[in-house]
Molecule: transfer RNA
Organism: Wenjunlia vitaminophila DSM 41686
RNA sequence: GGCGGGUUGCCCGAGUGGCCAAAGGGAGCAGACUGUAAAUCUGUCGGUGUAUGCCUACGCAGGUUCGAACCCUGCACCCGCCA
Repeated sequence: GGCGGGUUGCCCGAGUGGCCAAAGGGAGCAGACUGUAAAUCUGUCGGUGUAUGCCUACGCAGGUUCGAACCCUGCACCCGCCA
C1' cells in the first nucleotide's frame, strides 16, 4: 500500500430501516433473606419526570429517507490476510 472483519449503555455482548433508551450477562444502587457477610431471590439501572410524555444517545463528521444503531460517503482506531 491492497483486501476483508470490527467499533453499541460502567464492562461484556445481541441487534439490521419504524415494534429500540436498545435482548441477555456482569458490575452498581435499593429491598427480601441472614447473627454479620457470602450465596440466592425481587426491583432498578441515559436525563427529566405525573406521564403511555419530552430530550439526548450505538467511534467521529456528513448524506439518503416521512423515519437510521441498521443504508451510502469520508475520516479515526482495533484485528486478520496479501504484498